[in-house]
RNA sequence: UUCCGGCAUGAAGAGCGGAUCGAGUGAUCCGCGCCAACCGGCAACUCCAGCACGGUGGACACCGCAGUCGCGGCAUGCGGCCUCGAUCGCCGAGGCAAACCCAGGAGAACAG
Numbered sequence: 001u002u003c004c005g006g007c008a009u010g011a012a013g014a015g016c017g018g019a020u021c022g023a024g025u026g027a028u029c030c031g032c033g034c035c036a037a038c039c040g041g042c043a044a045c046u047c048c049a050g051c052a053c054g055g056u057g058g059a060c061a062c063c064g065c066a067g068u069c070g071c072g073g074c075a076u077g078c079g080g081c082c083u084c085g086a087u088c089g090c091c092g093a094g095g096c097a098a099a100c101c102c103a104g105g106a107g108a109a110c111a112g
Base pairs, nucleotide, nucleotide: 006078007077008076009075010074015032016031017030018029019028020027021026034058035057038055039054040053041051042050045107046106047105048104062073063072064071065070080096081095082094083093084092085091
């Protein structure tokens, strides 16, 4: 990167400047911000809530069928990085990073 399978979401939300290509609609990239909260992280443990530090994603928009239960397609996520094991990959082993401030509710456990 691609393919198969599974789960979740697709309601809302969110900009400026610059560069390249192009007849144009527009597309791609860069810089600084923004939206969101899927994974990692934070708080001794779990769940809910919270944060937005790490990894994604996003800011023109889901499309079609059905007809009011839904189905199919498409899109995104299901952490990241380094070293070694002969090698891309899989797998295994050993490691690394994740701001300041603040940090709630319930449960369980431990101690007394």